[in-house]
RNA sequence: GAGUUUGAUCCUGGCUCAGAAUCAACGCUGGCGGCGUGCCUAACACAUGCAAGUCGAGCGCGAAUAGGGGGGCAACUCCCUUAGUAGAGCGGCGAACGGGUGAGUAACGCGUGGGUAAUCUACCUUCGAGUGGGGAAUAACAGCGGGAAACUGCUGCUAAUACCGCAUGACAUCGUCGGGUCGAUGGAUCUGACGAUCAAAGCCGGGGACCGCAAGGCCUGGCGCUUGAAGAGGAGCCCGCGUCCGAUUAGCUAGUUGGCGGGGUAACGGCCCACCAAGGCGACGAUCGGUAGCCGGCCUGAGAGGGCGGACGGCCACACUGGGACUGAGACACGGCCCAGACUCCUACGGGAGGCAGCAGUGGGGAAUUUUUCGCAAUGGGGGAAACCCUGACGAAGCAACGCCGCGUGGAGGAUGAAGGCCUUCGGGUCGUAAACUCCUGUCGACCGGGACGAACGUAGUCGGGUCCAAUACACCCGGCUAUCGACUGUACCGGUGGAGGAAGCCACGGCUAACUCUGUGCCAGCAGCCGCGGUAAUACAGAGGUGGCAAGCGUUGUUCGGAAUUACUGGGCGUAAAGGGCGCGUAGGCGGUUCGUUAAGUCCUGUGUGAAAUCCCCCGGCUCAACUGGGGAACUGCACAGGAAACUAGCGGGCUUGAGUUCGGGAGAGGGAAGCGGAAUUCCGGGUGUAGCGGUGAAAUGCGUGGAUAUCUGGAGGAACACCGGUGGCGAAGGCGGCAUCCUGGACCGGCAUUGACGCUGAGGCGCGAAAGCCAGGGGAGCAAACGGGAUUAGAUACCCCGGUAGUCCUGGCCCUAAACGAUGAAUGCUUGGUGUGGUGGGUAUCGAUCCCUGCCGUGCCGAAGCUAACGCAUUAAGCAUUCCGCCUGGGGAGUACGGUCGCAAGGCUGAAACUCAAAGGAAUUGACGGGGGCCCGCACAAGCGGUGGAGCAUGUGGUUCAAUUCGACGCAACGCGAAGAACCUUACCCAGGCUUGAACUGCGAGCGACAUCCUACGAAAGUAGGCUUCCGCAAGGACGCUCGUAGAGGUGCUGCAUGGCUGUCGUCAGCUCGUGUCGUGAGAUGUUGGGUUAAGUCCCGCAACGAGCGCAACCCUUAUCAAUAGUUGCCGAAAGGAUAUCUAGUCAGACUGCCCUGUGAAACGGGGAGGAAGGUGGGGAUGACGUCAAGUCAGGAUGGCCCUUACGGCCAGGGCUGCACACGUACUACAAUGCCCAGUACAGAGGGAAGCAAGACCGCGAGGUGGAGCUAAUCCUAUAAAACUGGGCCCAGUUCGGAUUGGAGGCUGCAACUCGCCUCCAUGAAGCCGGAAUCGCUAGUAAUGGCGCAUCAGCUACGGCGCCGUGAUACGUUCCCGGGCCUUGUACACAC
Repeated sequence: GAGUUUGAUCCUGGCUCAGAAUCAACGCUGGCGGCGUGCCUAACACAUGCAAGUCGAGCGCGAAUAGGGGGGCAACUCCCUUAGUAGAGCGGCGAACGGGUGAGUAACGCGUGGGUAAUCUACCUUCGAGUGGGGAAUAACAGCGGGAAACUGCUGCUAAUACCGCAUGACAUCGUCGGGUCGAUGGAUCUGACGAUCAAAGCCGGGGACCGCAAGGCCUGGCGCUUGAAGAGGAGCCCGCGUCCGAUUAGCUAGUUGGCGGGGUAACGGCCCACCAAGGCGACGAUCGGUAGCCGGCCUGAGAGGGCGGACGGCCACACUGGGACUGAGACACGGCCCAGACUCCUACGGGAGGCAGCAGUGGGGAAUUUUUCGCAAUGGGGGAAACCCUGACGAAGCAACGCCGCGUGGAGGAUGAAGGCCUUCGGGUCGUAAACUCCUGUCGACCGGGACGAACGUAGUCGGGUCCAAUACACCCGGCUAUCGACUGUACCGGUGGAGGAAGCCACGGCUAACUCUGUGCCAGCAGCCGCGGUAAUACAGAGGUGGCAAGCGUUGUUCGGAAUUACUGGGCGUAAAGGGCGCGUAGGCGGUUCGUUAAGUCCUGUGUGAAAUCCCCCGGCUCAACUGGGGAACUGCACAGGAAACUAGCGGGCUUGAGUUCGGGAGAGGGAAGCGGAAUUCCGGGUGUAGCGGUGAAAUGCGUGGAUAUCUGGAGGAACACCGGUGGCGAAGGCGGCAUCCUGGACCGGCAUUGACGCUGAGGCGCGAAAGCCAGGGGAGCAAACGGGAUUAGAUACCCCGGUAGUCCUGGCCCUAAACGAUGAAUGCUUGGUGUGGUGGGUAUCGAUCCCUGCCGUGCCGAAGCUAACGCAUUAAGCAUUCCGCCUGGGGAGUACGGUCGCAAGGCUGAAACUCAAAGGAAUUGACGGGGGCCCGCACAAGCGGUGGAGCAUGUGGUUCAAUUCGACGCAACGCGAAGAACCUUACCCAGGCUUGAACUGCGAGCGACAUCCUACGAAAGUAGGCUUCCGCAAGGACGCUCGUAGAGGUGCUGCAUGGCUGUCGUCAGCUCGUGUCGUGAGAUGUUGGGUUAAGUCCCGCAACGAGCGCAACCCUUAUCAAUAGUUGCCGAAAGGAUAUCUAGUCAGACUGCCCUGUGAAACGGGGAGGAAGGUGGGGAUGACGUCAAGUCAGGAUGGCCCUUACGGCCAGGGCUGCACACGUACUACAAUGCCCAGUACAGAGGGAAGCAAGACCGCGAGGUGGAGCUAAUCCUAUAAAACUGGGCCCAGUUCGGAUUGGAGGCUGCAACUCGCCUCCAUGAAGCCGGAAUCGCUAGUAAUGGCGCAUCAGCUACGGCGCCGUGAUACGUUCCCGGGCCUUGUACACAC
């Protein structure tokens, strides 16, 4: 920096990612080289080999074997050489270094700086002195024994640089007596005198004179030895400071703390011992528990920090486990000793041996870590005079991509953009200059050849010079030349040959995060770091193509730091997100007014020492570069010491008064404690009056009451609480405090003269107070009331409501100690614009005065500036600006739980985790939605009313069921007389049977044929099959048409309406939905659109940080109501000619706009009333449906992506089905009758339709209908008698003269065909039904209701449906309630939104 809480937003907050690193491991892959690194686990166990020896110039011994020679017949023996060799031994030095490991250790262990006046130091260096003379042993060896072995006993011999005396003696030590210097720890150091004590070893060279028989003496050189001083390096001990986690470890300690005296040590010291004292450590964290070797450094980080301590370097500790000492300069000793233990091995069972955390290596453990290699050539170490020997230290090689670094796998050209793959909208695109091909190059690897550096010492030879010396010997030193010495290694490197030839993978591609398509799969298989993908169109799974990234590697996993300001020192917070302790007093601690002086601890400056090397950084250099490495510098932010400064902090001393306190006066107050008094009310008790109820609730019941309640009057008892006043009034630290008066008592406030002189603030622990409930003991108990009982409510009701009722509530004493103990806001101090109330108390002014005004201090509220805040909000009573101190927080859940501790009589309180689990949990605000929230307002929403549905019969649709099939769709409103405005065949999509396969219809290509069809014949249910008849245009090429075959394709009412377009339904003809600019807000958003009025309306007016605009509303359109003029035939009048007023027809115009009058608290909009008018306030009706909602409906109207079928899921045909029927529902029709039914008579419409049609008059038939055909392309003719109504008559309340279902019979019509399965007529039949349970629907005016008429579809019809037309013609106080809707507001833990 990003992702992730939300519909969206801001904030808080956690989780996650991108980075770097790694002693790594795992998966896939793997060409070369250089430099590094490589048991993090079992400090588990170890076979085998090697890892510490060396010196003969310290000493004494001293082989074998082999060879040669002699003797002996031979066995054998002797001599010489091997050889004074091997070998062991005595002795010296080394073995305490080097190498390994990290178990233990929280410690003076380590780091850093000091101290040692409390110490040691072999070898090395420098300086001084010395090295004289004696002695006694003992290994080896020999002999004899023991033992299986390891090993060992006795006797005897012998040497030394082994051992022991003696001499000399400085120094040293000690003692005694002095002096000087220094320092304070008991002394250190220098110096003088005396006394006592203490040394030694020889070896190897060379040599002239002299001595000696000789060895040798002697001289001389070297090495060694003794002693002393000093140095260097090393070591011991002591001290300051620093060095992990836990307080759910708070007290620890008996050699403990100190002293005196001693012992011990190289040395101080309770290190050890005896005695004496009673101390010592600890909240600045003792003790205990856990973890851990420490550091230089390494990783990360901007830094501060955090993590780590592998390699390299320093220190420490350890060496099978535990303990112990010996030797030694040095050890309590990795490859030494002793004891104990565990384990392993040997054994003759008596005893013995061993210690890889050295280098290799083995087993085991483990995710995991190498060769039983080469060499001492280099560097370093031990021994030696040296040669030299030893050295698993080391130098090298080997194994491992474990890490870092470098190189390569080729370069240039090359477009018909080849083939092929993938994708595709089928045109093409892409892999891709990539390949092929052409021309080059030559790294690495391969082979051939050449071939280093690392080597300088040393030694030997030789030459020259020098030192020592008597010496041209010897020895030593310096220099030149020559010779000798390389594990790695024939390696690095160089040259050549050959030829692109041998050398690329891994991960990713939804967002974070760089990189996209296809196929498969279908919440399956799987992916996943977080969010999350997958349920048929997956850029997220798997594969492929392509792309991105890195590259001999790439990913994954683990771990660390970072990001994380997510422990905040740098650098966070606590009103509501996690977080202020319930409140006070006060201890330690922290912090502290003003002034002067002084000190110099903090602080600052300068210098000195140290801060090892390596590392990091800079510069220069060496490997071809780099990694790596050499040299130099800087740095190492630290510590110590010395000197200086004195502002600030601090210490000390002296002042000051403003902080704080004291004192005097004054009033205010439910502040606290004790003990009294009072009235109202409830209840109970006694008595009176009085009678049947009372009480209680939404309604009731339980309950009380004729044994007299309730009500009412009177008297009494008892307990508790104190109406009105009473108030965001008062008091108190908080909890809390309320009748009146008395006593005791705390605090605050105002005013004033003085006084003390910083006495202050905060406050971990501690102590005290602390509502209610609860507990213990004793009282008290009127009312109320957990628990409990009863009655109701309810599906239930362990509740809400009602009737009872015990603890308790009250008092005294003692506990408990919690709370939404809240202002969810710790205390204190200072500073920072204002306004307005209120309580207390002062001052001033005005006034005669009551009183009012101005002003100060303290308290308590409200509103608001700046500022702050995520916002809400806070705002001199801060949540502003600052300082001081305390408390607390660090994701949600688990959990304030468990365990432990502590307190409590108990209940429980305080303290207070983890495992596990989630990708969030949360705060504030926003927009919606919702509410059995509020306000305002609409709608046949209710109410008022009329008629229905639900009951009956029948029609129709649906469910269900049945069936070979009963094709499919539609399902709350908004599916169900819906798609369907016409299912007997057709339709038709379904079922059964038959038959077709380029197909019934369409397009292209190739090949072939010359017809095909009609017609005829046969078969067949038909479809169809078989046969017969059978071309045209053109000169030709060829074409048209048709058929056959092949091919590409057709075809599908098959799936997906949740892939879609289009169309439609619905909210809803509801009044809403938005935008631009501006403004406000961090933002989502708000404003506008809210408000006051008004309207049918976001309609209009006014106001307003808004101003405008768009889609909606309205209007424009059609129709209807009135009039005018025009026009008139088929209309009208008329018998006609003809006519034109009215009716009518149909094109045009007028008319209505709150225009006029009155009116309203009125400004307007607008409302009410009125006039005029055919019509009055959108006149009625229609068309018209905003942004959007319902993944609403439709792939079967048509279109269309994807998927599926292809002799079938396509196409043809016959028959059947869609009409099946125990049932259930919706929608209609007809009724149940008298406002009716029947009969007869009589009157009045509108809107339609009509040529494959409507059909008149006439005739036939009871009728449906038939015959027949005038007229009509239709204001002309036909359909066509409208019916209800009206008049007259009948019926008389009855299952009827109501009702017409059902069934029988006889007919008519349409049609190829009425069996399944049409309609109509006549005769006969005459079912249910007497107004319909719960419930429920429509309708506000020419409406409901009621009556008939027409039309579309259509051969006919299931129409009682649908769409229209006209006739007759009703009721509404009103908006409390139900339903739906609009606006404002409020709450929300809802947002797929109750």

Record summary:
Predicted 3D model of a 1394-nucleotide RNA (small-subunit ribosomal RNA) from an uncultured bacterium. Its mean pLDDT, the model's own confidence on a scale to 100, is 85.